[in-house]
Molecule: transfer RNA
Organism: Rhodobacterales bacterium
RNA sequence: AGGACUGUAGCUCAAUGGUUAGAGCAUCCGUCUUAUAAGCGGAAGGUCAGUGGUUCAACUCCACUCAGUCCUACCA
Numbered sequence: 001a002g003g004a005c006u007g008u009a010g011c012u013c014a015a016u017g018g019u020u021a022g023a024g025c026a027u028c029c030g031u032c033u034u035a036u037a038a039g040c041g042g043a044a045g046g047u048c049a050g051u052g053g054u055u056c057a058a059c060u061c062c063a064c065u066c067a068g069u070c071c072u073a074c075c076a
Base pairs, nucleotide, nucleotide: 001072002071003070004069005068006067007066010025011024012023013022018056027043028042029041030040031039049065050064051063052062053061
């Protein structure tokens, strides 16, 4: 320099373009226990990386930017 993939909750990941974006773990509260853990019930937590576009409607499609991973090429 060229190409591919990824970006969603604190972490790991879901979510056919269709009207309140979810799960597990973690956190907090309650319950249980002599107590802790485990179990059970509940709560909180999201600028869906950013900007623009397409559409009646975008986490989802398109373009660009940013960040990360990988491959190829080049270099002393």